Predicted 3D model of a 360-nucleotide RNA (Bacterial RNase P class A) from a Lachnospiraceae bacterium. The prediction has a mean pLDDT of 75. The RNAcentral record of the sequence draws on ENA. It matches the Rfam family "Bacterial RNase P class A". It is annotated as a ribozyme. NCBI's taxonomy places the organism under Bacteria, Bacillota, Clostridia, Lachnospirales, Lachnospiraceae. The model forms 96% of the base pairs in the Rfam consensus.
RNA sequence: UGAGCAGGACGUGUGAUCGCUGCUGCAAGUGGAGAAAUCCCGCAGGAGAGGAAAGUCCGGGCUUCAUAGGGCAAGGAUGCCGGUUAACGGCCGGCGGAGGUGACUCCCGGGAAAGUGCAACAGAAAGCAAACCGCCUCGUCAGCGUGCGCGCCGACGGGGUAAGGGUGAAAGGGCAGUGUAAGAGACUACCGCGUUUCUGGCAACAGGGACGGCAUUGUAAACCCCAUCCGAAGCAAGACCGAAACGAGACGAUGACGCGGCCCGCCAGUCUCAGGUUGGUCGCUCGAGGCUGUCGGCAACGGCAGUCCUAGAUAGAUGAUCACACACGACAUAACCCGGCUUACAGUCCUGCUCAAUUC
Numbered sequence: 001u002g003a004g005c006a007g008g009a010c011g012u013g014u015g016a017u018c019g020c021u022g023c024u025g026c027a028a029g030u031g032g033a034g035a036a037a038u039c040c041c042g043c044a045g046g047a048g049a050g051g052a053a054a055g056u057c058c059g060g061g062c063u064u065c066a067u068a069g070g071g072c073a074a075g076g077a078u079g080c081c082g083g084u085u086a087a088c089g090g091c092c093g094g095c096g097g098a099g100g101u102g103a104c105u106c107c108c109g110g111g112a113a114a115g116u117g118c119a120a121c122a123g124a125a126a127g128c129a130a131a132c133c134g135c136c137u138c139g140u141c142a143g144c145g146u147g148c149g150c151g152c153c154g155a156c157g158g159g160g161u162a163a164g165g166g167u168g169a170a171a172g173g174g175c176a177g178u179g180u181a182a183g184a185g186a187c188u189a190c191c192g193c194g195u196u197u198c199u200g201g202c203a204a205c206a207g208g209g210a211c212g213g214c215a216u217u218g219u220a221a222a223c224c225c226c227a228u229c230c231g232a233a234g235c236a237a238g239a240c241c242g243a244a245a246c247g248a249g250a251c252g253a254u255g256a257c258g259c260g261g262c263c264c265g266c267c268a269g270u271c272u273c274a275g276g277u278u279g280g281u282c283g284c285u286c287g288a289g290g291c292u293g294u295c296g297g298c299a300a301c302g303g304c305a306g307u308c309c310u311a312g313a314u315a316g317a318u319g320a321u322c323a324c325a326c327a328c329g330a331c332a333u334a335a336c337c338c339g340g341c342u343u344a345c346a347g348u349c350c351u352g353c354u355c356a357a358u359u360c
Stems, first nucleotide, its partner, number of pairs: 001356010012325007020048002023045004029041001031040003050331001054342002057340005062234004075230005080094005095109001096107004110225002115223002117219003132165002134161008143152003173191002176188003192214001193212008238282004247273005258266003289308008326329001
């Protein structure tokens, strides 16, 4: 310098004006709305979307319901090993396999000698294997040659053979040699596989030795088996306050309640309760919280110290206009909260590493 790999940060900015939603302080009244609960009204100050707020896929907090406590069954999820965490199907570090010269990346990675099922098409044969071509051998017949012993070649039939060809995703270890009529783990070496053992490792697993001549095809993203985990529904959860009407009870023309007058008059309803609808308040944002430093750890993460407070609406605010700047602005707008995953994204910056070439 070029080509790449991995990770992280930011994601229009500044100013002015007018709005909208909370918060804090001061102030405030026989104030306004309403049946009530409760809400509103002045001034000042300050705050006000995201890295994904998204998809709503997984896990948890919280809430209600159910449950004495526990177990079994059913159903679902997960699935190499170790760690991390409140928890996870997440993350970190390893192992195994695959790809790349490399940095590094990818993998729904338990069990097929518990059982059942399936294996299309092609092919002779496909799951207690199989002989189509080929190879070898025997018999019969025909032809040719002959030194008459036989040899060569062809057709048909019997047998042997899984080396070779062909079919297939897959043909019952691979490859080389010995061996044989031709062949074959029939035998031998190496590789693979299985059993066992030793060494290293917490483990997954790796390496070595001995034995076995290979029995044991694949498929569990087919049923199934094994291990672990899971009660259900979700903030429109839920808690509290609380009209009218309906309902229940008590009292009432022997006048209740209320009003005016004080033992009289007017008047027909009055009071209480239950339930929890319209409505209102809470839940609601200080939290497994952020940032900085330090310590432990390869890391995920954890401990300690300091520091910060950072939207909380409920028909749902976070916008509009103007000016300036440049890189000319992408994907997208909270709705109980948090940890992840996945997906979308104009552009900018930073860190570490790899390969190639060149120069010193």